Predicted 3D model of a 546-nucleotide part of an RNA (large-subunit ribosomal RNA, domain I) from a mouse gut metagenome. RNAcentral holds the full RNA, with entries from MGnify. The prediction has a mean pLDDT of 84.
[in-house]
Context: one part of a larger RNA
RNA sequence: AGCACAAGGGGAAUGCCUUGGCACUGGGAGCCGAAGAAGGACGCAGCGGACUGCGAAAAGCCACGGGGAGCGGUAAGCAGGCAAAGAUCCGUGGAUAUCCGAAUGGAGAAAUCCGGCUGACAGAAGGUCAGUCAUCGUUGGAUGAAAUUAAAAUAGUCCAAUAGAGGGGAACCGCCUGAACUGAAACAUCUAAGUAGGGCGAGGAAAAGAAAUCAAAAGAGAUUCUGCGAGUAGUGGCGAGCGAAAGCGGAAGAGGCCAAACUUGCUGUAGAAAUAUGGCAAGGGUAAGGACAACAAAAAGUAGCGUAGGAUUUAGCCAAAUGACAUGGGAAGGUCAAUCAGAGAGUGUGAAAAUCACGUAGGCGAAAGGUCUGAAACACGAGUUGUAUCCAGAGUACCGCCGGACACGAGGAAUCCGGUGGGAAUAAGGGGGGACCAUCCUCCAAGCCUAAAUACUACCCAGUGACCGAUAGAGGAAAGUACUGUGAAGGAAAGGUGAAAAGGACCCCGGGAGGGGAGUGAAAAAGAACCUGAAACCUUGUGCUU
Numbered sequence: 001a002g003c004a005c006a007a008g009g010g011g012a013a014u015g016c017c018u019u020g021g022c023a024c025u026g027g028g029a030g031c032c033g034a035a036g037a038a039g040g041a042c043g044c045a046g047c048g049g050a051c052u053g054c055g056a057a058a059a060g061c062c063a064c065g066g067g068g069a070g071c072g073g074u075a076a077g078c079a080g081g082c083a084a085a086g087a088u089c090c091g092u093g094g095a096u097a098u099c100c101g102a103a104u105g106g107a108g109a110a111a112u113c114c115g116g117c118u119g120a121c122a123g124a125a126g127g128u129c130a131g132u133c134a135u136c137g138u139u140g141g142a143u144g145a146a147a148u149u150a151a152a153a154u155a156g157u158c159c160a161a162u163a164g165a166g167g168g169g170a171a172c173c174g175c176c177u178g179a180a181c182u183g184a185a186a187c188a189u190c191u192a193a194g195u196a197g198g199g200c201g202a203g204g205a206a207a208a209g210a211a212a213u214c215a216a217a218a219g220a221g222a223u224u225c226u227g228c229g230a231g232u233a234g235u236g237g238c239g240a241g242c243g244a245a246a247g248c249g250g251a252a253g254a255g256g257c258c259a260a261a262c263u264u265g266c267u268g269u270a271g272a273a274a275u276a277u278g279g280c281a282a283g284g285g286u287a288a289g290g291a292c293a294a295c296a297a298a299a300a301g302u303a304g305c306g307u308a309g310g311a312u313u314u315a316g317c318c319a320a321a322u323g324a325c326a327u328g329g330g331a332a333g334g335u336c337a338a339u340c341a342g343a344g345a346g347u348g349u350g351a352a353a354a355u356c357a358c359g360u361a362g363g364c365g366a367a368a369g370g371u372c373u374g375a376a377a378c379a380c381g382a383g384u385u386g387u388a389u390c391c392a393g394a395g396u397a398c399c400g401c402c403g404g405a406c407a408c409g410a411g412g413a414a415u416c417c418g419g420u421g422g423g424a425a426u427a428a429g430g431g432g433g434g435a436c437c438a439u440c441c442u443c444c445a446a447g448c449c450u451a452a453a454u455a456c457u458a459c460c461c462a463g464u465g466a467c468c469g470a471u472a473g474a475g476g477a478a479a480g481u482a483c484u485g486u487g488a489a490g491g492a493a494a495g496g497u498g499a500a501a502a503g504g505a506c507c508c509c510g511g512g513a514g515g516g517g518a519g520u521g522a523a524a525a526a527g528a529a530c531c532u533g534a535a536a537c538c539u540u541g542u543g544c545u546u
Base pairs, nucleotide, nucleotide: 001545002544003543004542005541006540007539008538009537015531016496017495020468021467022465023464024463025462026461027460028459029457030456031168032167039100040099041098042055043054044053046078047077050074051073061094062093063092064091065090066089070082071081105114106113107112115133116132117131118130119129120128121127135165136164137162138161139160140159141158142157143156172203173201174200175199176198177197183190187237213220214219224251225250226249227248228247234242235241255449256448257447258393262283263282264281265280266279267278268277269276270275289391290390291389292386293385294384295383301380302379304378309373310372311371312370313369314368316364317363318362322337323336324335325334338355339354340344346358347357348356398422399421400420401419402418403417404416405415408434429444430443431442432441433440483490484489503530506517507516508515509514
């Protein structure tokens, strides 16, 4: 020096565990904000650095309900206290709620600085405190141009009022805008895709929605979602691809209101007046058309309102039945003998518990708040017949040109939307039925509203898993922390003593660290660098070889 064996150190794998995650199911809830949000800064405890809670009334204040023995947050300790005259704790309602932040008196390098007005403090102050003072919109009032011949007027300005707006939010929704990689085995039409991205806006859903719809000789009867129809009909450098509808089955189900005609009232303009033509308000009326006329009559009903009541939710409450013996540190495991079960789900308890604890099955419960439902009352709300006359949404429909959307790429291209230039009819009228025309059928545009079935899950509750088990599962079982970056942003590592701290009094060595005894414990080869403790690597001892 090598090899072998043994004993250690070192190291953290492995095993076991779970406080944390992941995915989903069923319910709930679905907005918050100038009455100052979301998010923060700074403070608040007798001793307080962090987190949690709270706000100068500061780990809290008041009331009402629950609860029943301890409390004084995580979190030990000391001190001083509280509590059956019911504390701590839990729920509901209220009070307070610094400063920043839309941030809103002005400014600003957020959490700071500096003001005006009114009032209070004996109140003079360059003092303190309370209230108030942003902008836009809307309403009312005052004032008031240019233009026009002149005026009325309008814009603008000022004053007052105002529970209007502003900002935030995971996904879902509507509108506007809008790529490329890619595919076409290259690539340009096409595709990807109206996707990603950007902007604006809304709600608990949004959007759509009561036929100028479909259909086809028979009829249906708003919208939405869904299974078929169907990868069909089509479309397509007829390439890659894209891709319906009618109809049938299901979920849900709901229909309403204006404009106008007509009536009444008030009023403007032109005019000397008759008259003409407007505006506003109330009635009337809305596609089974209506006005109008006649006849009859206050009904069917309703999505308004949300009372009584009911349900549910935000604290809680009751809840059956087992003992002994031995082993062991410890019994829930073993043995023997029992019991309950509308409860043998689960978790914990010194090993493996239906009968020990919390629970579970099954029942019960709210002073106060929320949600849903909801009689009654109120509110709203009619019908039949009929000629004539009147009304029934105009720079609209439609056409040319140019684009876009429709499954449909300009095509024979209907239908819908936009730009641009033209530009109707008036119910004997008009639109549609895939160029267009006729016949026939069907509907009534150019106004508005409308639950449910549908989408999503930041949030709350309950539950489930041939999901993970600390290099996994979230980035995170200590955290968006430490740390990095001017910044946008990036972003870790790190779990386990023991049943219980019983966390090693005392003695010895040592400056200490550390160790040796003693003691605790079932175990200290569980001693906090703490369960198990593999390998690399480093030693020691013995043997063998050289």